[in-house]
Molecule: c-di-GMP-I riboswitch aptamer
Organism: Candidatus Profundicultor aquiphilus
RNA sequence: GAAAAUGAAAGGCAAACUUUCCGAAAGGGAAGGACGCAAAGCCGACAGGCCCAAAGUGUAUCCACUAAGGCGGCUGGGUUGCCAAG
Numbered sequence: 001g002a003a004a005a006u007g008a009a010a011g012g013c014a015a016a017c018u019u020u021c022c023g024a025a026a027g028g029g030a031a032g033g034a035c036g037c038a039a040a041g042c043c044g045a046c047a048g049g050c051c052c053a054a055a056g057u058g059u060a061u062c063c064a065c066u067a068a069g070g071c072g073g074c075u076g077g078g079u080u081g082c083c084a085a086g
Base pairs, nucleotide, nucleotide: 012037013036017032018031019030020029021028022027035073041079042078043077046076047075048074049071050070051069056065057064058063
C1' cells in the first nucleotide's frame, strides 16, 4: 500500500398501525409511530417476478383476460453515497 473478515462512532431511512388527502383499485402523499434495513438512496422504457382491473374484450349473469396503472421494504442489474479502530 492492497484485499478480506470483524467491531465501533456520527448519523440516516421507516414496516405494521392511526389520522388525513389522491386514486376505480393496487397503491401513493403528509403527520404520528418503529418492524426492521449497510444502501430499506435513486432507476419499473434493463431483465424477471408479484399486485390491482377503471376503461376495453368475451360472457344472459356470475366470471375470465388484458397495463398504458402499481410494488425498489421481491430478485438480479445499473448508478450515487457516510465511517472504517484494533